[in-house]
RNA sequence: UCGGGUUUCGUUCAAUCGGCAGAACACCAGACUCUGACUCUGGAAAUGGGAGUUCGACCCUCUCAGCCCGAA
Numbered sequence: 001u002c003g004g005g006u007u008u009c010g011u012u013c014a015a016u017c018g019g020c021a022g023a024a025c026a027c028c029a030g031a032c033u034c035u036g037a038c039u040c041u042g043g044a045a046a047u048g049g050g051a052g053u054u055c056g057a058c059c060c061u062c063u064c065a066g067c068c069c070g071a072a
Stems, first nucleotide, its partner, number of pairs: 001071007010025004019055001027043005048064005
């Protein structure tokens, strides 16, 4: 320099051919307990940045950035 893959709550992963962004763990609050743990109930929290297409975008297009792999 060129090509490919990848980027979603704090973490690990879903989301069917574009149609309500969800789960587990962790965290917070409550219940339980003499206290803690376990268990149960509830809660907060995310689509890497920007632009475009569309009635509607995690999903399609362009661009930029990070990470990984390959070729020279």

Notes: This is a predicted structure of a 72-nucleotide RNA (transfer RNA) from a Kofleriaceae bacterium. It matches the Rfam family "tRNA". The family's RNA type in Rfam is transfer RNA. The coordinates come from a structure-prediction model, not an experiment, and the mean pLDDT is 80.